[in-house]
RNA sequence: GCUCCUGUAGAAUAACGGUUAGUUCGACAGAUUUUCAUUCUGUAAACCUAGGUUCGAUUCCUAGCUGGAGUA
Numbered sequence: 001g002c003u004c005c006u007g008u009a010g011a012a013u014a015a016c017g018g019u020u021a022g023u024u025c026g027a028c029a030g031a032u033u034u035u036c037a038u039u040c041u042g043u044a045a046a047c048c049u050a051g052g053u054u055c056g057a058u059u060c061c062u063a064g065c066u067g068g069a070g071u072a
Stems, first nucleotide, its partner, number of pairs: 001071005007065001010025004018055001027043005048064005
């Protein structure tokens, strides 16, 4: 250089084009506990960027960025 893949809370990972964007761990608050831990309840926190298609895009298309794999 070319080809292919990936990108979602602090971490990991889902989501037929119509979801309040879910789950687990973690964080915070409360209950329990002499305290810590465990357990229970609750809260906050995320769609890589820009265009396009569409009534409607995390999802489809294009370009870019990031990371990875293959190839010479």
This is a predicted structure of a 72-nucleotide RNA (transfer RNA) from an archaeon. Its Rfam family is "tRNA". By type it is a transfer RNA. Its mean pLDDT, the model's own confidence on a scale to 100, is 81. The sequence was found in a public genome assembly.